[in-house]
RNA sequence: GCGAACGUAGUUUAAUGGUAGAACGACAGCCUUCCAAGUUGUAGAUGUGAGUUCAGUUCUCAUCGUUCGCU
Numbered sequence: 001g002c003g004a005a006c007g008u009a010g011u012u013u014a015a016u017g018g019u020a021g022a023a024c025g026a027c028a029g030c031c032u033u034c035c036a037a038g039u040u041g042u043a044g045a046u047g048u049g050a051g052u053u054c055a056g057u058u059c060u061c062a063u064c065g066u067u068c069g070c071u
Stems, first nucleotide, its partner, number of pairs: 001070007010024004018054001026042005047063005
C1' cells in the first nucleotide's frame, strides 16, 4: 500500500427492518448474630456522520478504531 472481518451496558453476548433482551458485575432491600451464599428490585448500551424507509442495531456510503491476510 491492497483486501477481509468485527464494533450493542463495566465485561461476555442476543436481537437479519417493527417498543434493544440476557448472564456476570455495580447499587439498594429482604434473609443472616456478622460475613458469605440465596432472593427481590434499580441504574446503565447500538463507535461517529450521512442516505434509503412510515420505521434502521439490522440495508447503503463515508469515516474512526480493533483484528487477520497479502505484498